Transfer RNA from a Desulfohalobiaceae bacterium, 74 nucleotides, folded computationally. Rfam family: tRNA. It is annotated as a transfer RNA. The RNAcentral record of the sequence draws on ENA. Model confidence (mean pLDDT): 81 of 100. The organism belongs to Desulfohalobiaceae, within Bacteria.
[in-house]
């Protein structure tokens, strides 16, 4: 210095062809059981999708720039 991949909730990860309130499992929180815990089951809380734009009616998606992470190549 050139190409390709990745980036969503505290982790790991979904989301069809752009389409309507962005989900799921584990964590967390509260509950129920239990002598206490664990395990199970019942409920909830967490996210302006890695930052800035553009394009559409409408963007996680599509295009551009730019951070960070990965491969590979000179």
């Nucleotide at each position: 210095c050139c190409g390709c991949c990745c980036u969503u909730a505290g982790c790991u990860c979904a989301a069809c062809u752009g389409g309507a309130c962005a989900g799921a499992g584990c964590g967390c929180c509260g509950g129920a059981c239990u002598u206490c815990g664990g395990a199970u089951c019942c409920g909830g809380a967490g996210g302006c999708u890695g930052g800035a734009g553009g394009u559409u009616c409408g963007a996680g998606u599509c295009c551009u720039c730019c951070a960070g992470g990965g491969c590979g190549g000179g």